The RNA shown here (Glycine riboswitch aptamer) has 120 nucleotides. It was read from a public genome assembly, where an Rfam model found it.
[in-house]
Order: sequence, then C1' cells, then structure tokens
RNA sequence: GUGAAAGCACAGGGAGAGAGCACCGGAGCGAACGUCGCCCGCGGGUGCCGCCGAAGGAGUAAGCCGAAGCGCCGGAGGCGCAGCGGUGAAUCUCUCAGGCAAAAGGACCUUUGCCGGACG
Repeated sequence: GUGAAAGCACAGGGAGAGAGCACCGGAGCGAACGUCGCCCGCGGGUGCCGCCGAAGGAGUAAGCCGAAGCGCCGGAGGCGCAGCGGUGAAUCUCUCAGGCAAAAGGACCUUUGCCGGACG
C1' cells in the first nucleotide's frame, strides 16, 4: 500500500396468526331523573377461548472437553466401545415474553457512508 469479517447509521425489501367473545369502564346521541335505551375498532381494565413465530429469551445434533469403567496393543503410553457430566448453531423446537385490520414493530437480506483492521 491492498483491504476481509464484525459493528454503527441513513435508505429500500421483509412472513405468520381473532378489528374474537363476555363483563366492567369510557365517548357520543335520545329520553328523562329509579336511571333507561341506542350507538361507537375507544391505543382502557378483568376474565375466557382460539391461534402465530421473525424483537428478546429458553432447549439441542454432530463435534470437542472431563472423570471413572470395560476391551485391545510388551511397558510408558496410546487406541476403541457404550453410558455419565460439561460445552455446543439455526429462519429447527418451545411459546416465558411478544404478537394476531392498518400504522408501528420485525429476524434476516441489499445499496451507500463511517468504523474496523484479518489473510496474503
């Protein structure tokens, strides 16, 4: 000098699943004073049921590590075997959390910029 991964920011893309039900409360309208009726997706509360997986969280396969066991190889030591414990990824699994009109959010992907400084 070249300049990878990771990270940050703007922009673009980005799935799924009830605008569920009941009660309470609230807004509005009309009566009328025991309150009642109608109506409203109202960023409200409680309960019940149904669902979704792509914020976050949790689980784990091979592999690797550990201690003992068994077997094999003259010894040291090494190898193999089944189990135990630990570690161990995801858009897999769970559904704690979150979510189920739109908006918002959204794993992840892409452009640009910044940062970064691996390998050669």